[in-house]
About this RNA: A computed fold for a 1425-nucleotide RNA from a metagenome, annotated as small-subunit ribosomal RNA. The sequence is in RNAcentral, with records from SILVA. The coordinates come from a structure-prediction model, not an experiment, and the mean pLDDT is 84.
RNA sequence: CGCAGGCGGCGUGCUUAACACAUGCAAGUCGAACGGGAUCCUGGCUUCGGUCAGGUGAGAGUGGCGAACGGGUGAGUAACGCGUAGGCAAUCUGCCCUUGGGUGGGGGAUAGCCCCGGGAAACCGGGAUUAAUACCGCAUGACGCGCAGAUCUCGCAUGGGGUUUGCGUUAAAGAUUUAUUGCCCGAGGAUGAGCCUGCGUUGCAUUAGCUAGUUGGUAGGGUAAUGGCCUACCAAGGCGACGAUGCAUAGCUGGUCUGAGAGGAUGAUCAGCCACACUGGGACUGAGAUACGGCCCAGACUCCUACGGGAGGCAGCAGUGAGGAAUAUUGGACAAUGGGCGAAAGCCUGAUCCAGCAACGCCGCGUGAACGAUGACGCCGCUCUGCAGUGUAAAGUUCUGUAAGGAGGGACGAAUACGCGGGUAAUGCCCGUGGGGGACGGUACCUCCUAAGUAAGCACCGGCUAACUCCGUGCCAGCAGCCGCGGUAAUACGGGGGGUGCAAGCGUUGUCCGGAUUUAUUGGGCGUAAAGGGCUCGUAGGCGGGAUGGCAAGUCUGCCGUGAAAUCUCCCGGCUCAACUGGGAAGCUGCGCUGGAAACUACCGUUCUUGAGUUGCGGAGAGGAAGUUGGAAUUCCUGGUGUAGCGGUGGAAUGCGUAGAUAUCAGGAAGAACACCAAUAGCGAAGGCAAACUUCUGGCCGCGGACUGACGCUGAGGAGCGACAGCGUGGGGAGCAAACAGGAUUAGAUACCCUGGUAGUCCACGCCGUAAACGAUGGACACUAGGUGCUGGGCUUACUUUGGUCGGCUCAGUGCCGCAGCUAACGUGUUAGUGUCCCGCCUGGGGAGUACGGUCGCAAGGCUGAAACUCAAAGGAAUUGACGGGGGCCCGCACAAGCGGUGGAGCAUGUGGUUUAAUUCGAUGCAACGCGAAGAACCUUACCUAGGAUUGUGUCAGAGGACCGCCCAUGAGAGUGGGUUUCCCUUCGGGGUCUCUGGCUCCGGUGCUGCAUGGCUGUCGUCAGCUCGUGUCGUGAGAUGUUGGGUUAAGUCCCGCAACGAGCGCAACCCUUACUUUUAGUUGCCAUCGGGUAAAGCCGGGCACUCUAAAGGGACUGCCUGGGUUAACCAGGAGGAAGGUGGGGAUGACGUCAAGUCAGCAUGGCCCUUACGCCUAGGGCUACACACGUGCUACAAUGGGAGGUACAAAGGGGUGCGAGACCGCGAGGUGGAGCAAAUCCCAAAAAACCUUCCUCAGUUCGGAUUGCAGUCUGCAACUCGACUGCAUGAAGUCGGAAUCGCUAGUAAUCGCGGAUCAGCACGCCGCGGUGAAUACGUUCCCGGGCCUUGUACACACCGCCCGUCACACCAUGGAAGUUGGGGGUACCCGAAGUCGCUGGGCCAACCGCAAGGAGGCAGGCGCCG
Repeated sequence: CGCAGGCGGCGUGCUUAACACAUGCAAGUCGAACGGGAUCCUGGCUUCGGUCAGGUGAGAGUGGCGAACGGGUGAGUAACGCGUAGGCAAUCUGCCCUUGGGUGGGGGAUAGCCCCGGGAAACCGGGAUUAAUACCGCAUGACGCGCAGAUCUCGCAUGGGGUUUGCGUUAAAGAUUUAUUGCCCGAGGAUGAGCCUGCGUUGCAUUAGCUAGUUGGUAGGGUAAUGGCCUACCAAGGCGACGAUGCAUAGCUGGUCUGAGAGGAUGAUCAGCCACACUGGGACUGAGAUACGGCCCAGACUCCUACGGGAGGCAGCAGUGAGGAAUAUUGGACAAUGGGCGAAAGCCUGAUCCAGCAACGCCGCGUGAACGAUGACGCCGCUCUGCAGUGUAAAGUUCUGUAAGGAGGGACGAAUACGCGGGUAAUGCCCGUGGGGGACGGUACCUCCUAAGUAAGCACCGGCUAACUCCGUGCCAGCAGCCGCGGUAAUACGGGGGGUGCAAGCGUUGUCCGGAUUUAUUGGGCGUAAAGGGCUCGUAGGCGGGAUGGCAAGUCUGCCGUGAAAUCUCCCGGCUCAACUGGGAAGCUGCGCUGGAAACUACCGUUCUUGAGUUGCGGAGAGGAAGUUGGAAUUCCUGGUGUAGCGGUGGAAUGCGUAGAUAUCAGGAAGAACACCAAUAGCGAAGGCAAACUUCUGGCCGCGGACUGACGCUGAGGAGCGACAGCGUGGGGAGCAAACAGGAUUAGAUACCCUGGUAGUCCACGCCGUAAACGAUGGACACUAGGUGCUGGGCUUACUUUGGUCGGCUCAGUGCCGCAGCUAACGUGUUAGUGUCCCGCCUGGGGAGUACGGUCGCAAGGCUGAAACUCAAAGGAAUUGACGGGGGCCCGCACAAGCGGUGGAGCAUGUGGUUUAAUUCGAUGCAACGCGAAGAACCUUACCUAGGAUUGUGUCAGAGGACCGCCCAUGAGAGUGGGUUUCCCUUCGGGGUCUCUGGCUCCGGUGCUGCAUGGCUGUCGUCAGCUCGUGUCGUGAGAUGUUGGGUUAAGUCCCGCAACGAGCGCAACCCUUACUUUUAGUUGCCAUCGGGUAAAGCCGGGCACUCUAAAGGGACUGCCUGGGUUAACCAGGAGGAAGGUGGGGAUGACGUCAAGUCAGCAUGGCCCUUACGCCUAGGGCUACACACGUGCUACAAUGGGAGGUACAAAGGGGUGCGAGACCGCGAGGUGGAGCAAAUCCCAAAAAACCUUCCUCAGUUCGGAUUGCAGUCUGCAACUCGACUGCAUGAAGUCGGAAUCGCUAGUAAUCGCGGAUCAGCACGCCGCGGUGAAUACGUUCCCGGGCCUUGUACACACCGCCCGUCACACCAUGGAAGUUGGGGGUACCCGAAGUCGCUGGGCCAACCGCAAGGAGGCAGGCGCCG
C1' cells in the first nucleotide's frame, strides 16, 4: 500500500522539515520575614455623605526559597564526547545529618500606596511618605583565614597532616499559637559537581606531511581548582605510515535484531552520560547556569502600531499548517508515586497516574458442539442411460452459553495527613481507635436473563513450495522472486469449480542479519577458472638454531574491587492462562589491585657449533666490461674477358641491360654479422649471453683443515638492473627493412607475392621502463619410493699403451618416465605432496586498465586507478556429437575411360506464372513437376454460374393409398401438376413395404489443423552400422566392449586385448533364372512304326527328345599350388552347366528430415446446419505473352520407300476375344466358326535377311500445321476423343553454358502384351529379338563408412560471430564560459559585554563640627570581539 475486519489484556505510535507556529495549559510558593490592605461581616456613633472599633483577608509590592530539578530533541560533536579502569597531596558543594561555639547594640534608605507628568502601547520620569529575616557601620570572636617562626609525623614526586608562638583579619535576624523554628562562625559526613590520566571508539591515502600560543620554560594574571586557560619574555620545539593533517559521515552506552558461534547490522520505547533550546555573541544573579518557558547585543523571520516605537521564540503537553509512503486527544485527575514552597492545613505540578484514537506489535478468546445420507437442491466435472466432487457440509434433531447485548451486585489499588488515647525524658519513631478520602470507574470481577441467535477473510495451487481441473484468450490480453509461461487442446494469463496455507488478519513493498567458508580469526584461494610483483639488493617491520642461569612483560592461576538498574537465562510467585509483571539466583566472556607458577615467547647474562660466514687447494663456463686481430659472404668501385639477355614468380610484370648488364677473373673500399664446432649442453638474479686473443672483473661448484660464533630468512616503502620498439645529441650506414612508390593477384587488395626504398637496425652518451618480461608456477628451510640420461667436481675397485676406460658411492646442476600424495580435471611428482616463516596479489562479466586526481617522462606514454550504467552470465577442464578450403584408411557409374542422350526444333504431357465467373485441391532442392490421376466430352468433380428443395439416417405417432410402372402437360433438367393402374403375409386383431405430416435424436461436410494423431510412404541407404546385460575404469558426463594388426561386399571372419556375452541389422533361409535326375504325358512333343495330304503331328500310335510342373541333386574355397601369422583370407589352377555372394528379385537396423498424406481410409479438437450439407443443367479442370521438368518424332544413306522370306516371349479374352469368307483404298463394315482357353481368338512380331529405287538435297529426309472427306465408341465428340483417306508439307542439317543414364545379355536398338478403359497412351507396368565399347587409376567433383586432430559450433558451418553506418532510448565523461556553496590567508569597520585605565558629572549609611575625605556610580578611553 491492497483486500478484509468480532472482543479483550499488555505495550508502542513524526524514522521526513533542529520547518513555521494560532489558542490553552506546562513553576511556583511562603502572612509563622515585612509594610500596606480592596471586599465582606459584626458592633458603636452619624448631619446618612460617612466615621470608629473588631473580624475576614483578594490583587499587587518588599523579602526568602525554588525556578540549574522534572519534561523535550539529537542539530552540532570523531572529542577525555562516550564506555571502562584509575587519580585530585590541584577542588567546590544550597537544602539534609552529626558536632563545637555565638546571636550585643545601632543607623540610613527604598518599593508598594499617594500626588504630578510623558507615551498609542510597552512602559517610563519626578516629588512626598514607610517596614523588614532587605541594606550598612560598631562591639565580641577562634580550634577559621593570611604572614612569620619552632617542632612531630607521613607520602611515589610536587608535597600532606598534627602541635605550638607572635601579629593581622572577618559574624549574626528574627518570627510565632511559648513550644519550637530560624540566623551567624567553625569541624566532619552524605549527596551532587569540576578537573586530569591509561585503554577502546566510522570511512577515504585519488587527504602525506601538519603546527606560531604552536611545544617547553620563567614571571604574572585568572579560576572553587591544575594547566598556554590568558599575557610578557626566553628557548625551538611538538605531532605523523602503530596514519598526523584534511574531507565525509555520526550523539555515545547499557542494550536491540540476527547468527551454532565468531561476527554483522543497529542505538525507537526504558535506563546512564553528553550536547542543544529561532541563529550567532556576551555576561549578570546564584551553592550551582554561561540558564528551553531569565537578561543584553547583532541577524533572519512573524505580529502590534497613532510610524515615534514595541512584542515574540512549542526540540514541554495537546493542537495547526507544511513536508512526507507515514505516526494519535486543543481529554480527566493530582486518588497513587515523585517534585517545589510552607511549621502545617494546603497550593502548584501536561512530571506522573489514567482515559481517548490506530490490528502498529505481542498474547489470549470467539465466530458454535454432537448426531444427522433421499449422500437433497444448486454449482462443477466426466467415459454424459448415468456417475464423481463440493459433502456431515446443508436441511433436520438434541445441546452448550465463552465473547457481544440487557439487569443486579461490585472491588484491590488507601498507606498517610487530621482528632483522641497509649507508650517515652521527648518527638511527626511505634501501637490502638475515630472519621474523611479514588481521576480511572456506569471499570475489573460475580450472578441472572436472552438467543446459534450478532462475529471470516486473505494469499496461493508449473518447479523451488503444501495444493488440479474446466472454460475463455491465442506471443494478444496479461503473469513473473529466479528459472521462465502465452503463437488454438495454457495445472504458469482471466474467470468458474475444487484444493492448500495462514487466520482477525492475509498478501505486497522497503530495511537489517542469515543462508554466503561469496572478505575465509574460527573458515578461502593464486600452473590452465579472478589472482605471483619482470628481476635483484636492501630499510622499517615480521619470523628465527642448541645448552644454561636470571627476570616475570606476555601467558596460566587464587583472592579482592568494580562491571548501575532494567534486558537475556534458570527457579519460584501475581493477574482464570498467556503476553505482562514481582522476588531470588546465575551471568555480564571486561578492567583494575594483590598473592603465586615459570613450561613456552620476550628481555638480561654465560656458553656451543650444526645455520650463516672467513681462509687454503682445485674446477667448469656464449657471466660482465674494454681493447686488438681474423677469415668467409654481401654490396659498391676500377680494370680485363665476354654477349644478349638478366632478374623474378604459381604464372607474370615493374626493375636492370647494347651507354655492354647477368656470368667470370684480378685489385680495392665499406659496414654488419660470426657458418661448421652446436647439444635434449653451459653461464647469469632476470632481461639475456656465441669468431679469436689480451687485460680487468662478478658469481658458482668440489675437497680439506682451521677460524668467527646465530652474524640468519623474508622484505611494505626505497634503490639498481631491465628484450624489442621508441625519443634526444653526435657519428656510421654493406645487407636487411616499418613508412612510401611501382608491378602483380583480386569483385576490391590501403594485404599476402615481386622490384625498389627511408627512418631504424650498428657505435658513444642520455632517456623510456614496458612484453605471452612464461615454468602463465614469489623467496627461504626441512621432510617424503624409485628408474634412466646429460653437465661439472670428489672418493674408490679393476684394467691400462700412464692419455685414459668400465663399474660402485657421493656433492652440485639439468631433462625424461613414474609410486604415494595432491588436483575440478588436465596434470604434477626438481612439487602443483607434507609442514614452518615472510612478501605480493584475487573476490561475477562488460564498462576499463578507461575517466578524474596525483606522480614520473622531452614526447610517446608509464605507475596508481574508480563510478554511473548494463548483462545472467563471463570462465576452466574434460565428454559425446557435428563440422573443417585438418590428417590417415576405404567404398559407390562418384570421377576418370567409353556408349547413348537432355539442353536447340516440332509435338505430347506435368509444373510455375498469367488469365478467368471457375480455370477445384494437394505434391515444391536431391527426395515436387508423364507426381496423387492404372486413363476430366456427361459422369468422375471436390471448382464456377444458374435453377431447386430443407430434406436424408434411426425411432415413435397419425394419415393415406400400394410403391413401382405407364401416359399427358410444363421445364434445360432436377422437378412440378394431372391422369391411369393397383401389392404381400395373416391366427383377420394386425403386420411388412412405400408416400405424406409431426415430434425426438441427429445425419451430412473433399470445411480447417499432417505442427494434435493412427496407418501407410519417401529419403539418407541395401549404407554397415545401431545398441544392451554383467564386469571394469572415471567424482561425473561417459569410456571400454565397437579401438588395434590383418581381411571382407559386409561390425564378414581371424588374431590380439578388461572385457565376457547378447540383440536389431549383414549373410543365409524364400521366389526366379542357368545344368541335371526322378515322376507325370494333354490341349504339348514326333525319334522309331503305320496311315494320309498340295502342304501340315493331320490320324493311329508312342512319351525317346523339346516342353510343361512338382519333387530332388548340384557349388562347399570341397581339391591342388603359391602367398599369408601354421589364421582369416587372397592369387592361380583342375574338374564342372555354373566358382568364389553364379545373374536377377523380394527383404530396408537404431534413427533423421515437426519430410509427405485430415483429398484413399481411420481419427482428437475446432467450424457450417433453409448451408461450408443435398439435387439438377450448363460451363470449368483442356485458357496462353511466357518460363521450367519429363518424354515422343526427327534432322537422314549403319538411312528412307517398295516387294519378298524368316525367328519370339510374356500376356489378355464372356456386356469378351472374335477366325475363315465377303465389302471398303483405308479406318472399318457384314457375318458369325471356334474358344471360359498349353486346344480357339487377339496375333502381323519388328529390327534382321534377299531383291530393287532414292545419291546428299530442307531431299522419295522430317512430319508439324491446315483444308476436305470419312470410320468407330458413346444419350451426346462445339467448347474437348481416337483413328482413316486425299491434299497441305512448318521448324529441324546433331544442338551454348550446362547436364543425365549405363560396367554385360548391360547400354543402345527393335517390336509385342497388359492394367485403367464405352472410347481415348508418345505415359506407366511387363515381355522377348539383335546386341556393343570402356574402366589406367583414386589426384580432383559429389555422397558415404572407420580412426585421429582442432573447435569460441550443439535448432550442430545453411553454425557461431566482429566492426562501421542509420534511427530511437538510457546512463556517464568532456566542453568556451556562466553561477552557487564550503574552506584558507591578509586587511577594514565594529554591537553587547567582561577586564584594565580614567572619572572635571552624580551619591543616603562610615570618618569629620564643617569644609571635606574614604568609597561607589554614571560617563569617557583601551584590549578582545